Small-subunit ribosomal RNA from an uncultured bacterium, 1531 nucleotides, folded computationally. The prediction has a mean pLDDT of 80. Its Rfam family is "Bacterial small subunit ribosomal RNA".
């Protein structure tokens, strides 16, 4: 650092998800040790038990023990200090609460340091006790007595304080600082061991503390207005102190989009993770500050400090005791307990150490603290051996059966000793306390003694033995590591993509292997990758995303100049001053290393200052300035706006006139209209209303929206030019706001209604399965018009915000409209042509851009440079809920969540496909001939039957197809009956044999089973081999599955003209080019042309027939000519000329001639030829496609069967028969049948064969068997031709059927063969819809041979005879090819996909309401307590008085204000619930249509209104993100 993952592939958007680190972590598995750190993230739930905040006898008295007694120890009590700190924990708190930087001229401070002064003199209680009395406790009264460093007066008081007053000095407004005067108040405590340690007052310093202020740090505008002590003032109270902190009065202020009020959520920080930074997320432990203390809440005492965790009082909730009368009580201290939760430790040791509080001190107290348990909870270290060792042992996996892996791994043999374990030794922390000594300027050095929780630990030695000590997670791919075996869309996995439906490296297990290691994973969370919120560092034509348009208000930004200013605001550059430690980084030091500790620098990027410089920029103050902006005045275009007048066509309607039978409407039709006179036509006929034809144009105005008859009024903006005009930066954008916003559509009021037309209709016609739609017809409302008022929204689009400066190249070429020059023109206009604006175009280099019509220099989607507001942030959900604001509704604006998904999307490319488009071919239509569909049969298939009716093929490309031939056999099926090493095949053992065979009788349907009989094998080294037989064990079989695992073979597109490579060029890229374009072919055949050149496999040739000749042979074929013979016949000699046979040659090549064709390739006609333009015909089949067909040809993986699914036998099925269909065959007839006579092929097969000839049979056939392994012999010809009968009849057509009699094949013709023959004589009289073959020797007809085959052919294959008819032409049909176009298809139109309904499952809104909670609000009552006001309940001090008693003061009660909880009462917020009821969202196979993608079959789609089961249709206006076809205009 990147990867996966949309697509057939591609670029790019653009989510999701992975690899990295991190935790106070949890959980599975699994565990040797130590060192450091860390340990209730939840219930600030409840808390039993102990412990944590006490101490001082050198304040004080008293009681109690010892002791003679000094004394010395205990108790509890006044008394002083401390208990405000340390320790916890994060509910509050968005605050001056925090952090950071200032201030107090407005303050306090016990204890501690310094320094001044002082400590005089006296008085009166009281607690503890003691006596009495209540009481369950707690405790409590009531008397009597006492003490003090406890309480109270007096004296004195330097400074201070308070008033007031004077001088100097300073400042920030009231004032402040020093230094005087005068008044007036105001102090104390003693104790000792004599060393000391206290007390007061005053002043100052240290540290600590209140209090202000600036800056800075979450989330929400779906919180937008907050506010009454509220804001300010005067006067007061009160505080330590300012201060509405309180109150009285008096004013109406204050704060806020630079977010007030409000809601939500949180302790803040130093810091920690992360991260390259920048930033994001946190804020455990450790420190700094805050806030709380059971718990909610109020409240005040004491005190230097508190509104007090372990103090107090009140109120509400809980808990705990009770004698019911009344009490106590607060672990968010340390420990522990219960609860809760996925989870967090011991009721430990010790003050030995730091540290805190009392003490003069010794000392005491301290769950602060030091240690130590307990958890892998985390970091860091060690260990679980180390070398050697190969027969590569066993074991277990794999396997192609050799062999590999596991593995030098073990075993085994040398060692070595960390850790454990035993045993022995043992610290550092501990010394400035104290004692004790010594020294001494009494400030303090220095010796020596005491003192350890941990710990008998850390560490050292010794012994002991490899001995006690390895797991864990993964191995499809991102991600490092592959096999077997089970499972079989199951069980399962799974972080994304995804795996699993008989071959799973994706589950599960074994082997192996990687990774990390006392650990491994797995979850959770944060940062990261994520430039996915982007300050660094993103975008907005079409991907998400530009406001429908202007105007303008904040606010943001802003042009030249000045040798001007500025206490210089930003800004730079110093410079002080802070940024606590700790933390991090760098050094360096201790623990054996590291973790971890400690020490030294640095960093802490910040902030602060009325601190210094600088003056360039910006800003601000002055001053000017004209180019930006604006304005003046003259002269021009324009459907720019408002109004008001007017004029014509054209439609419907009304009135008359003519005329007569239809109009009208569609694809055809039909409702509709019309004999009651329509439509049509005439008439200078009449009425109304909406609309602006031709000009009319990528033509013009306008910000958009929009704007079109003429005429007139008002009236908005641009634009050139021209002036020596004027202002003088006045500018640019604009959040909010304000206004226009579709002669779209919708509302309200009122008019109008011609035409066009939504919905509805109780309209209607069609169309259709159906038609709520498209097409027609037609009436009423509403619109469409006007006035006026609302709505405020569109694909309101150039899907392009708005503004400014400069800049690019290359230019060209029209519109428009000004304006100068020249030509021209009698003048003007027009007309040329030239320069200069403005505005709207085409095409275009280059440049951006992922791409792309691309956007295009004029007006940018270009380069630079800026300013400034809108928008975006995966896809659904969602143009949506609630909730706000707007409206009279429709509605609009603003606008989420849960849930779900891993895509959604955009641009190009290949292909496929269109009820797109263009060119082109094919028996593809058309032109013809004939058939098939109707009929009888013959086969095949469905189908149905059966025990079986084996199996397989199914649109073309199954259906007379595997099957060139099913009575048995085949046979794979069924039914029965036998066999189990087996019908077959190989190997071993063991036994056996007079081998193996064949023949026979019996039982039986056969197989098979008894049993008899013939038959003495071959080789030999004599051992045995071959061969059979039995028995066993390996294995045999298997037409049992799987053609979707497989080979091989086939089918089709298709003999269609295609398919692709290499190199280069172009594209980011898939890809494209070539292979497209203009001709032309049967042809990707050639040619031209071209960023291609070239090749390859396909076409076409080369192979074979066959058509013409020619050479060569010349027997079985021939026979001309000679010759012989016969009834006749190449029969014979003989021949090679012909025919023929079969080897080898020629020929045809557009080759030659006109012509066309720009040129070529080619094409037309013609010439010669036996054949002409591949002559005809075959073979041959390019890259592919259809999981197309075959596991039953064969092969052959997996799998299943093994006394069966293998084999053998009989028998019987595959031949069934209500029916449907596909292929054939014969007809229906006279172009015919019947019958006599008569002719002419060609391939081909023949030895268990073909069979001549006779002969017999009506005949099939049969006897006979010439001649023939065949160019020798034989199968062997119809149609035809000639005669003759049949005359249109279901016939002398037709031959089905069915009866009888034979024939021939075979072991055997019942089921079930064929063939005669006699006899019967169906159906059918040219076959609806629809469909097939054929382009020439074919079509049609006519025979004939052949495989198969005992026999069986209307099937198949081949051969031959006779032999046509037609093709104008490509518009439609089907199939194909090239090109081009749309596309939302890619399993590719048999494609994709919308909605409704029903079925599950999930979250969600809405709702009568109910329940809870929260923060107020106004009223009632009113604890504790402060304050304020009574105070003849009571009081010892002081004052007056001789006292009584009064005074003054304290004070309880009582009364007011304030006031917690409470209670009422009306309403907000917010949550959860709720009958019912909305709509979403998910789910292999449901229902109903077919709305969308192609022109999607009615182009779609935006707004809107109506209506429909449902997608939707239908108006009316927009767009184009619509295809084609014509026209126009422009180039």
């Nucleotide at each position: 650092a990147g990867a996966g993952u949309u697509u057939g592939a591609u670029c790019c958007u653009g989510g999701c998800u992975c690899a990295g680190g991190a935790c106070g972590a949890a959980c599975g598995c699994u565990g040797g040790c130590g060192g450091c750190g860390u340990g209730c993230u939840u219930a600030a739930c409840a808390c039993a038990u102990g412990c944590a905040a006490g101490u001082c006898g050198a304040g004080g008295g008293c009681g109690g023990u010892a002791g003679c007694a000094a004394u010395a120890c205990c108790g509890a009590c006044c008394g002083g200090c401390g208990a405000a700190c340390g320790g916890g924990u994060g509910c509050g708190u968005a605050a001056c609460a925090c952090g950071u930087g200032a201030g107090c001229g407005a303050c306090c401070u016990a204890c501690c340091g310094a320094a001044g002064u002082g400590u005089g003199g006296g008085g009166g209680a009281u607690a503890g006790u003691c006596g009495g009395c209540c009481u369950a406790a707690c405790g409590g009264c009531c008397g009597g007595g006492u003490a003090a460093u406890a309480c109270c007066g007096c004296a004195u008081a330097c400074g201070u304080u308070c008033u007031u007053u004077g001088a100097u000095c300073g400042g920030c407004a009231u004032c402040g600082a020093u230094c005087g005067g005068a008044g007036a108040g105001g102090a104390a405590a003693c104790c000792u061991u004599u060393c000391g340690g206290g007390c007061a007052c005053u002043u100052c310093g240290a540290g600590g503390g209140g209090c202000u202020c600036g800056c800075g740090g979450c989330c929400u505008a779906u919180c937008a207005g907050c506010u009454a002590g509220u804001u300010g003032g005067c006067g007061a109270g009160g505080u330590a102190a300012c201060g509405g902190c309180u109150c009285a009065c008096c004013a109406a202020g204050g704060c806020g989009a630079c977010g007030a009020c409000g809601g939500g959520u949180a302790g803040c920080u130093g810091g920690u993770c992360u991260g390259a930074g920048a930033g994001g997320a946190u804020g455990g432990c450790c420190a700094g500050c805050c806030a709380c203390a059971u718990u909610u809440g109020g409240g005040a005492c004491u005190g230097a400090g508190a509104a007090a965790c372990g103090g107090c009082c009140c109120a509400g909730a809980c808990u705990c005791c009770u004698a019911c009368g009344g009490g106590a009580g607060g672990c968010a201290g340390c420990a522990g307990u219960g609860g809760g939760g996925a989870a967090u430790c011991u009721u430990g040791c010790g003050c030995a150490a730091u540290g805190g509080c009392c003490g003069a001190a010794a000392g005491g107290c301290u769950g602060a603290c030091g240690c130590a348990g307990c958890g892998a909870c985390g970091c860091c270290g060690c260990g679980u051996g180390u070398g050697g060792g190969a027969u590569g042992a066993a074991g277990c996996c794999c396997u192609u059966c050799g062999g590999g892996g596991u593995g030098u791994a073990a075993a085994c043999c040398a060692c070595u000793g960390u850790u454990g374990c035993c045993c022995g030794g043992g610290a550092c922390g501990a010394a400035u306390a104290g004692c004790g000594g010594a020294u001494u300027u009494u400030g303090a050095u220095c010796c020596g003694c005491c003192u350890g929780a941990c710990g008998g630990u850390a560490c050292c030695g010794g012994g002991u033995g490899a001995g006690g000590a390895a797991g864990c997670a993964c191995c499809g791919g991102c991600u490092a590591a592959c096999u077997c075996c089970g499972u079989g869309c199951c069980a399962g996995c799974a972080g994304c993509c995804g795996c699993g439906g008989u071959a799973a490296u994706a589950c599960g297990g074994g082997g192996g292997g990687u990774g990390c290691g006392a650990g491994c994973g797995u979850u959770g969370u944060c940062c990261g990758g994520a430039a996915u919120c982007a300050c660094u560092g993103g975008g907005c034509g079409u991907a998400a995303a530009g406001g429908g348009c202007g105007c303008g208000u904040a606010g943001g930004c802003g042009g030249u100049u000045u040798u001007g200013a500025u206490a210089a605001a930003g800004g730079c550059u110093g410079u002080g001053g802070u940024g606590a430690a700790a933390g991090c980084c760098c050094g360096g030091g201790g623990c054996u290393c590291a973790a971890c500790c400690c020490c030294g620098g640095g960093u802490c990027u910040g902030c602060c200052g009325u601190u210094g410089g600088c003056g360039a920029c910006u800003g601000u103050c002055a001053g000017a300035c004209u180019u930006g902006a604006g304005g003046g005045c003259u002269c021009g275009a324009g459907a720019g706006g408002c109004a008001g007048a007017c004029g014509g066509a054209a439609u419907u309607c009304c009135g008359g006139g003519u005329g007569u039978a239809g109009c009208g409407g569609u694809g055809g039709a039909a409702u509709g209209c019309g004999u009651a006179g329509a439509g049509a036509u005439c008439c200078g006929g009449g009425a109304a209303a909406a609309a602006g034809a031709c000009c009319g144009g990528u033509g013009g105005c306008a910000a958009a929206g929009g704007c079109g008859g003429u005429c007139u009024g008002c009236u908005g903006g641009g634009c050139g030019a021209g002036u020596a005009c004027c202002u003088g930066a006045c500018a640019c954008u604009g959040a909010g706001g304000c206004g226009c916003g579709a002669c779209a559509g919708g509302c309200g009021u009122g008019g109008g209604g011609a035409g066009c037309a939504a919905a509805a209709c109780a309209a209607g016609g069609a169309u259709u399965a159906g038609a709520u739609a498209c097409c027609c017809u037609g009436g009423u409302u509403a619109u469409c018009c006007a006035a006026c008022g609302c709505c405020g929204u569109a694909a309101a689009c150039g899907a392009u915000u708005g503004g400014g400066c400069a800049c690019u190249u290359a230019g060209g070429c029209g519109c428009u409209u000004g304006g100068g020059g020249g030509g021209a023109g009698c003048c003007g206009a027009a007309c040329c042509u030239u320069c200069u604006g403005a505005g709207g175009g085409c095409g275009g280099c280059g440049c951006c851009u992922u791409a792309c019509c691309g956007c295009c220099a004029u007006g940018a989607a270009g380069u630079g440079c800026c300013c400034c507001g809108g928008c975006c942030u995966g896809g659904g959900g969602a143009u949506u809920c609630g909730g706000g604001c707007c409206g009279c509704a429709a509605g609009g604006c603003u606008g989420a969540a849960a849930c779900u998904c891993a895509a959604a999307g955009g641009a190009a490319u290949u292909g496929a496909c269109g009820g797109g488009g263009g060119c082109c071919c094919g028996c593809a239509c058309a032109a013809g001939c004939g058939g098939u569909g109707g009929a009888g049969c013959a086969u095949g298939u469905g189908g149905u039957u059966u025990a079986a009716u084996u199996c397989g093929a199914c649109g073309c490309a199954a259906c007379g197809c595997g099957a060139a031939g099913a009575a048995c056999c085949u046979u794979a099926c069924c039914u029965a009956g036998g066999c189990u090493u087996g019908a077959c095949a190989u190997g071993c053992a063991u036994g056996g044999g007079a081998a193996a065979g064949c023949c026979c009788u019996c039982a039986g349907a056969a197989a098979c089973g008894a049993g008899g009989g013939c038959c003495c094998c071959u080789c030999u080294u004599c051992g045995g081999a071959g061969u059979c037989c039995a028995u066993g064990c390996a294995c045999a079989g298997g037409u049992g599955c799987u053609g979707c695992a497989u080979g091989g073979c086939u089918g089709u597109c298709g003999u269609c003209a295609g398919c692709u490579c290499g190199u280069g060029u172009c594209g980011u890229g898939a890809g494209a080019u070539g292979u497209u374009g203009g001709g032309u072919u049967a042809a990707g055949u050639c040619c031209c042309g071209c960023a291609a050149c070239g090749a390859g496999c396909g076409c076409a040739a080369c192979c074979c027939c066959u058509g013409u000749u020619c050479c060569u042979a010349g027997u079985u074929g021939c026979c001309a000519g000679c010759g012989a013979g016969u009834a006749a016949u190449g029969u014979c000699g003989g021949g090679g000329a012909c025919u023929c046979u079969a080897g080898g040659g020629a020929g045809a090549c557009u080759g030659c001639c006109g012509g066309u064709g720009c040129c070529a390739a080619a094409c037309c006609g013609g010439a010669g030829g036996a054949a002409g333009g591949u002559g005809g015909g075959g073979a041959c089949g390019a890259c592919g496609u259809c999981a197309a067909g075959u596991c039953a040809u064969c092969a052959u993986g997996g799998u299943c069967c093994u006394u069966a699914c293998g084999u053998c036998u009989a028998g019987g099925g595959c031949u069934a028969c209500a029916c449907a269909c596909g292929u054939g065959c014969u007809a229906c007839a006279a172009u015919g049948g019947g019958u006599g006579g008569g002719a002419c092929a060609g391939u081909g097969g023949g030895g268990g064969c073909c069979g001549a000839u006779g002969c017999a049979g009506c005949a099939a056939u049969g006897c006979u068997g010439u001649g023939g392994c065949a160019a020798u012999c034989c199968c062997a010809a119809a149609a035809c031709c000639c005669g003759c009968c049949c005359u249109c009849a279901g016939u002398u057509c037709g031959g089905a059927u069915u009866g009888u009699g034979g024939u021939c094949u075979g072991c055997a013709a019942c089921u079930c063969g064929a063939c005669c023959a006699c006899a019967u004589g169906a159906a059918g009289c040219u076959g609806g819809a629809a469909u097939c073959g054929c382009u020439a020797g074919u079509a049609a007809u006519c025979g004939u041979a052949g495989a198969u085959c005992a026999g069986c052919a209307c099937g198949c294959u081949a051969c031959g005879g006779u032999g046509a008819a037609u093709a104008c032409g490509u518009u439609c049909c089907c199939g194909g090819g090239c090109c081009u176009u749309g596309u939302a298809c890619a399993c590719a139109c048999c494609g994709c996909c919308c909605g409704u309904c029903a079925c599950g499952c999930c979250a969600u809104g809405g709702a009568a309401g109910c329940u809870g909670u929260g923060a107020g609000u106004g009223c009632c009552c009113g604890a504790a307590g402060u304050c304020g006001g009574u105070g003849c309940a009571g009081g010892a001090a002081c004052c007056c008085g001789c006292a009584a008693g009064g005074g003054g003061c304290c004070g309880a009660g009582c009364c007011g204000c304030c006031g917690a909880a409470g209670g009422c009462a009306a309403g907000c917020g917010c949550a959860g619930u709720g009958a019912c009821u909305g709509g979403g969202g998910c789910g292999a196979a449901g229902u109903c249509g077919u709305a969308a993608c192609a022109a999607g079959g009615u182009a779609g789609c935006c707004g809107u209104a109506g209506g429909g089961g449902a997608a939707c249709c239908u108006g009316c206006g927009g767009c184009u993100g619509g295809a084609u076809c014509a026209c126009c205009u422009c180039c």